[in-house]
Parts: sequence; structure tokens; C1' cells
RNA sequence: GUGCAGCGCGCCUAGGGUUCCGGUUUUCCCUGCGAAACGUCUGGUCCGAGAGGUGCACGCAGGUCGCCGACAACCGGCCAGCGACACGGCGGGACAAAAUCCCGGGAGUU
Repeated sequence: GUGCAGCGCGCCUAGGGUUCCGGUUUUCCCUGCGAAACGUCUGGUCCGAGAGGUGCACGCAGGUCGCCGACAACCGGCCAGCGACACGGCGGGACAAAAUCCCGGGAGUU
């Protein structure tokens, strides 16, 4: 420098906004399941991390038991283990909207 494969999912949290609920304020010819505004409204619903947590899956190697005439191998059960490191814009995208979501382990940096 090139190529191939992998970097998964669930639950939760940091965080996020405002569609719905609630709340606050204003309003009324109708006082109703009314209308409007407010997220610089603690909240419920909701979104939610590559560099947060956790569980499962997956990969790797080990112990032990079974299978076998016997050893080994394959395969299966059980047990415990390993899976490192990680600074990061601007700008854009989706949903109602925003975000550590997605573009993106990107551009860039060391």
C1' cells in the first nucleotide's frame, strides 16, 4: 500500500429533547374529553452511547465426564477462564424534536 472477514443483540445508565400525558400561564360565544403558549417545567411515555455498565451470543484455549474393544480424534454434558487499546471536530441526517443516536473506531490527531 492492497484485499478479505469480524467489531452482534437485549436490558440499564450518563445524556437528550418536547409527539403524547402531566404541570404552569393566558383565554372563552360554547365551561367542554375547549383553545393557545411555555422544556430557562422537577416529572411519566419516548430517543439513547465504538471510546459507559451488565447479560446473552460468538471466537480462543483449558479441566473433567460420556461415546469407543482400547488410546486418540470427532461429537456432546458440566466447570472455571481470556477477548487488548481508544484523543476526536466542522457539517449533515432521522423521528415530534434533540442528543455521546446515525454518517463515524469517519475527517483530523498521537